[in-house]
RNA sequence: AAUUAAAAAAAAGUUUUACUCAUAUAUUUUUGGAGAUAUGGUCCAAUAGUUUCUACGUCUUAACCGUAAAUUUAGACGCUAUGGGUAGAAUUAUACUU
Numbered sequence: 001a002a003u004u005a006a007a008a009a010a011a012a013g014u015u016u017u018a019c020u021c022a023u024a025u026a027u028u029u030u031u032g033g034a035g036a037u038a039u040g041g042u043c044c045a046a047u048a049g050u051u052u053c054u055a056c057g058u059c060u061u062a063a064c065c066g067u068a069a070a071u072u073u074a075g076a077c078g079c080u081a082u083g084g085g086u087a088g089a090a091u092u093a094u095a096c097u098u
Stems, first nucleotide, its partner, number of pairs: 006098002013091012025055001028048001030046005040065002049056001057077004062072002
């Protein structure tokens, strides 16, 4: 120095939780049906959108529609997928050491 056995045992890896950043998507587009009516403006289904599964709403504000069938605008709050960072927990075995 190497090998074997035992003790002890990190970093790292894997899984998971939380927070955060980035990307996607703009909580958005286009239709059909039913439905409400200024104390109202909703519901169901389909379509597009993403190297993308899911979701595609809620509340409030300001308009607009003079009673008809059609909405518009602004703000706040998210959910989901992927990747990264930080911290904790679990697990595995190894290095160093004896």
Molecule: Purine riboswitch aptamer
Organism: uncultured Cetobacterium sp.